[in-house]
């Protein structure tokens, strides 16, 4: 130069054929418990899905450009 995958909470992910409030663990914050910690219950806070457009009534999901990683080819 060309091809293919990934990108979604702090960290690891899932999100099926475009659908109805974006979720799961695990971390975090506050209570209860316990001399204390830890373990355990219970409640909570935390994204506008890598970033911009465009299709759709409706986009995490499709379509174009881009970033930023990993392969592969040359």
């Nucleotide at each position: 130069g060309g091809g293919c995958c990934c990108g979604u909470a702090g960290c690891u992910c899932a999100g099926u054929c475009g659908g109805a409030u974006a979720g799961a663990g695990c971390a975090c914050u506050u209570a209860c418990c316990u001399u204390c910690u830890a373990a355990g219950u219970a409640a909570g806070g935390g994204g506008u899905c890598g970033g911009g457009g465009g299709u759709u009534c409706g986009a995490g999901u499709c379509c174009c450009c881009u970033c930023g990683g990993g392969c592969c080819c040359a």